Source information
Model confidence (mean pLDDT): 81 of 100. The part of an RNA shown here (large-subunit ribosomal RNA, domain I) has 597 nucleotides and comes from an Armatimonadota bacterium. Rfam family: Bacterial large subunit ribosomal RNA. The RNAcentral record of the full RNA draws on ENA.
Context: one part of a larger RNA
Order: sequence, then C1' cells, then structure tokens
RNA sequence: AGCGAAUGGUGGAUGCCUUGGGGCAAAGAGCCGAUGAAGGGCGGGGCUAGCGCCGAAACGCUCCGGGGAGCAGCCAGCAUGCUUUGAUCCGGAGAUUCCCGAAUGAGGCAACUCGGCUGGAGUUACGUCCAGUCAGCCGGCGGUGAAUCCAUAGCCGCCGGCGGGGAACCGGGUGAACUGAAACAUCUUAGUAGCCCGAGGAAAAGAAAGCAACCGCGAUUCCCUGAGUAGCGGCGAGCGAAACGGGAACAGCCUAAACCGCCAGCGUGUGAUAGCGUAGGGGCGUUGCGCCGGCGGGGUAGCGGGACUCGGUCUUCACACGGCCCUAUCCGUGUGGGCAAGUUACAAAUCCCAGCUGUAGCCGAACGGUUUUGGAACAGCCGGCCAUAGACGGUGAGAGCCCGGUAGGCGAAACGGCUUGGGACUUGCUGAUCGAGCACCCAAGUACCACGGGACACGAGGAACCCUGUGGGAAUCUGGGAGGACCACCUCCUAAGGCUAAAUACUCUUUGCCACCGAUAGUGAACCAGUACCGUGAGGGAAAGGUGAAAAGCACCCCGGGAGGGGAGUGAAAUAGUACCUGAAACCAUGUCGCUU
Repeated sequence: AGCGAAUGGUGGAUGCCUUGGGGCAAAGAGCCGAUGAAGGGCGGGGCUAGCGCCGAAACGCUCCGGGGAGCAGCCAGCAUGCUUUGAUCCGGAGAUUCCCGAAUGAGGCAACUCGGCUGGAGUUACGUCCAGUCAGCCGGCGGUGAAUCCAUAGCCGCCGGCGGGGAACCGGGUGAACUGAAACAUCUUAGUAGCCCGAGGAAAAGAAAGCAACCGCGAUUCCCUGAGUAGCGGCGAGCGAAACGGGAACAGCCUAAACCGCCAGCGUGUGAUAGCGUAGGGGCGUUGCGCCGGCGGGGUAGCGGGACUCGGUCUUCACACGGCCCUAUCCGUGUGGGCAAGUUACAAAUCCCAGCUGUAGCCGAACGGUUUUGGAACAGCCGGCCAUAGACGGUGAGAGCCCGGUAGGCGAAACGGCUUGGGACUUGCUGAUCGAGCACCCAAGUACCACGGGACACGAGGAACCCUGUGGGAAUCUGGGAGGACCACCUCCUAAGGCUAAAUACUCUUUGCCACCGAUAGUGAACCAGUACCGUGAGGGAAAGGUGAAAAGCACCCCGGGAGGGGAGUGAAAUAGUACCUGAAACCAUGUCGCUU
C1' cells in the first nucleotide's frame, strides 16, 4: 500500500405504523346575491408572529334548548379571571357585521380619494364627526309636457325585476389542431377541446302529422338486449343504428279558430222596413250592420273533433236580481245549502291539528386472581359472567365483561322538510250522452317545390325523414302528412301554439364497505400547500410524517468562549436525547486485527 473481517461515522433504503388520500353503495340535501353574494383587504387577545374564530357591539353579544364540571382555541408559560345563581362546550333562532368586491353618489392604480341631500352630535362660528340616502337598464303605473291644435318625444316620481358568483352535471350558439389513415387531400380525431349565452337542483325531452306491417302498439326519459348486427365508408382507416323484447318510472293537460256576449275605434245606415231572446199586446228610436283590436263564454280531436240548427234520454235544491213594460216561457248573473276536485302541469295563496323526519343529545349487560412472564397484562394459567350487545376504536403487548361505544330503546323549547290523515281555504257544478241536418272552423309566407347547405349511424348515394339561407307558393276533412327515391293500392297519423312530476346526470352531507395506496405510494397537498419558489404575465409549482407508555425532554458536577462532550440522574431501553422507531448500500475512518507484497 492493497484485499478482508470487525467496530464506528455518514446516509436514509427496508420493515412496521397512519392523522391523509382513492373508490363503491345507500339514504338525505342542493343554488347564493342590491336585506350587498362568492372571494378578499385590514383589524380584534393583558403579553399574540402564524393558523383558526370573530368584526369598532370585533378570541365575542342576546334568547331558547342540550349538557353537567370544569373552563379562558391550536399553545406551553406568566398574569388575571369565569363557573352548580350551571360556565367552557354542542344545537336552533337572532343582534352586530369596518373597507374592497356585481359594487351601485362621483372618481380610482381593488381594499383608497372626494362629494350632494335629509336628520343628528359638537363649536361663539367654521372646520370636524355620526346615521340614512343618492348608479344604470327593463317592465308597470302616475304626473308633467315641446317643435305642433290634439297628440307624441322628452322630463319627473312611485312600485317591481335585472346585474354578479357557482366544482361537476344540463340546453343552446360557435368551433379547432396535433393525431389515425403506418405519407395525404375526402375521412378520422370530433361536434371533442376551447370560447360565448342561458337555466336549475336537476336540465333536456314529452302526450304521435309516431312506430309497425296486413298482426298490432299507444307521450317522454333511463338501463339491459337487439349488436359490433343492419348499414355507412379514399367500401381504406374507421364510423355504427333502429324497431321488437325485458325492466325502472308512470300523468296527462291548456290554448288558437268557428259561434255568442260586452267594450273601444273606424266606416256605413232613418220611408220605420234595422234592432230591443221568443209568443200576444204596448212601447223605445240608431241602441243596427261591416271591419279591426281587447276582454269574457265556448272549444281542443283522428273508432276525426268542434261550432250552428232540430229532436230524444238522464241529471241538485232554495232565494234574489237582470234581459224596455205586462203575462207566460226561456236564458244569464249572484248568494246560501249540497256534491266534487285541488296547489309538480291541468286556476291559485296560506294556515291549523296529528304523525314521521333533519339540525344537539340520553339510557344502555357482563371480571376477578394473594398466580407466571414483563417496565406495563389487554398475554399464559386458574376460576367466573353478559350477550337483541363477540362491529369498531382506545387504554403501558392479542380486552365481549376497563373506557368510548355496539344491539336494543328513548329524545326537541326553536328552525326546517315530508306526506299519510283531518280541518280551514280555493275552484268547479247544467251538463253528459245519442240521433239527424248543415258544410261554418280546425294554427300561412306555413306545408309543398327548386337551388345551396346542415343534421340524421347514412360521406349525394336510389336518399326518404328532420332543420333552413334564397326564390316560388297551397288546401280545411272529398283537407293534409308519413310508411327510406317515385307511382298505385293498403295502413298509420293529424304539422305549422304552449305546459307537464317520476324514473336519469352531477356534487355535498351522513352511514357503511373495499383481494384500493401506505409517505418517490395515495390527491399537487397526511406536515400552516395551490404554500415556498420560478415567471412581466397567462401560468408553472415543490420538498417536508414517526422520541417515549408517560416529557419522566437529562437537576447537579467536570472540560470548553460556544458548539459539543464526559459523569450523575430519568426510563424497559438514551447506539429511544427532540439532527430522536427500525437504521440497508454507496462513501469515510479506526487498530497490538487477519492475509499478500
């Protein structure tokens, strides 16, 4: 010097652990905001940097419940207090809630600056201070009111709404590329990502101008299946149904029009001959008729329905009023009784009682050992007990019987929710049905056609169906649409208005579970993480867990300036000493160590 073994150092692998994550299921809940949100800034503690909590009434205030001995958060300490006259703590309802932020008096480089008006405090007075109020747009109502007579614009006021936010889910508008096709252009990625608008606790869709096939079904949505089928496709890559069938959940309705009545406007109308429900008698005199608009009635369908006229059958009553007068009849309106229905659509608001339930909680069985090991018994041994409870967690090691709990049972002053029941309340109640007649109505720049596009699993294809930019442009049931070009027959269905719960999607809360992870894993984040840090910015984005059962966290002595160390002491253990469980390897070092030179 090299190699080796040993002992240490360094280092933080491994093992063990889990406060944190990932997922699934069930139940419940689901919008917030001008009554100022979401999110922030700045403050608030006796001492207070950060987090959490709170707001100048500031580590908190009031009330009502729960609870029952300690308490003044994380967080020790000092100081000072509170508390069985019930604190701290938990739940419900309130009060307060600076400044910024839609931010809204004006401005502004967010958390700042400067105002008007009304009222108040203070001052001799002014300055000053406090409270309230003052943005815009839209709709409704009212007032005022130009050019310009009426009117309108404008202006003013009152009332209501909107504005902004929301992880995912939903509807709509707009809409890529990388990529794949082993290149690439149709195609694909994909109507995805992105951007924008809008809505809600869900959204959307939805009561057949549908499917089907000569049989039939009967709104929509979701799941399974049909099926990687039928098809589409530089027939390449690839894309990719539907009906039937089986389930989940079930719910149906309202307008427009014809016709009638009332009101306003415009036009027209007197020879009483229009008209005033009908019949008879009398009376009135533009009250009429047409068009347009508004309101009320009527009406809502595909074995077509409705209107209108006539007839039949069935069906609640009383009273009052009206339809020019009298009589009769008919019709209409109102009130009361009776009957029926009902708030998610079909009209609409609220309350009470009872029940269930959410937001605090409460009761809740049963074990000991003088025994062994150990620091400790929850282990072994011995002898018992409970069990509608032997889930789980904790406790100095494996605990049914030590603690919290678990099975089972109980509970709300207050604020919510639910619907089962009842009541109040609201609404409807002369219509229903049959037959005959009549041919009045049944959603228009629509259907349909052509051209150009889009969307349908379907790329122009034989290309229907659906949407529509341009042009043309119907009919009203003897009308129309569809059944994948088109025609005939047959069948199905009634477009051009609208509403509609549930089954579905997503998230949160609670509970339970996991052949999910266990600190380079699992969320980026187990830890004061969207932090530190990087970037002008958009944005990017970490590392970092473990003493011990208990701090018992080493009094005291010694060396040292200190750091650190040696004793002593604590502890089961200190090579568990806060640089703390275990403590691998690389790497470093040590010596009377072994071998070789």